[in-house]
RNA sequence: AAGGGGAACUCUGGAGAAGCUCAUUAUAGCAUGAGUGCCGAAGGUGCAAGGUGAAUUAACGCCGAAUCUCUCAGGCAAAAGGACAGAGUCAAAAUA
Numbered sequence: 001a002a003g004g005g006g007a008a009c010u011c012u013g014g015a016g017a018a019g020c021u022c023a024u025u026a027u028a029g030c031a032u033g034a035g036u037g038c039c040g041a042a043g044g045u046g047c048a049a050g051g052u053g054a055a056u057u058a059a060c061g062c063c064g065a066a067u068c069u070c071u072c073a074g075g076c077a078a079a080a081g082g083a084c085a086g087a088g089u090c091a092a093a094a095u096a
Base pairs, nucleotide, nucleotide: 008089009088010087011086012085013084018036020035021034022033023032024031037076038075039074043072044070046068050063051062052061053060
């Protein structure tokens, strides 16, 4: 330096859990408020090994991953969203 990867964009696939009860309320749906029961794959919380705070030991602190954990937020027919995956596009900087 190039390439690759990453970020970003487009398309496709994409799980789980009450179409719960009451009120607004009317035959209803959505929404809002309250109530109980649940889900984890937007986001967020917490943590191991290990590292670190001049040196050794201890204590204490800090850094430290997730599809784990907690459910704050969000969600529990469809729609929307959706971690992640595949295909395509991909400027500059940084970079073994």